[in-house]
RNA sequence: CGUGAUAAAGCCAAACUUGUCGGAAGACGGGGACGGAAAGCUACGGGUCUAUUAAUGAUAGCCGAGCUGCCUUGG
Numbered sequence: 001c002g003u004g005a006u007a008a009a010g011c012c013a014a015a016c017u018u019g020u021c022g023g024a025a026g027a028c029g030g031g032g033a034c035g036g037a038a039a040g041c042u043a044c045g046g047g048u049c050u051a052u053u054a055a056u057g058a059u060a061g062c063c064g065a066g067c068u069g070c071c072u073u074g075g
Base pairs, nucleotide, nucleotide: 001074002073004071011036012035016031017030018029019028020027021026034061040067041066042065044064045063046062047059048058049057
């Protein structure tokens, strides 16, 4: 600088369920695994959701982009 879920040791954790918070989307804790090779972080651009509209807010496991990193393995 590359490589990989069809290897090994590990890691994260969807739906669902339960408790709490919130106007809501949803977030957090427990249980649980659909999946993931950045499913780590960032709301910068787009999308979607919430709000009667705008604003507020949410979503990084929607797409793009930026930053950082473990293990195997090749140069």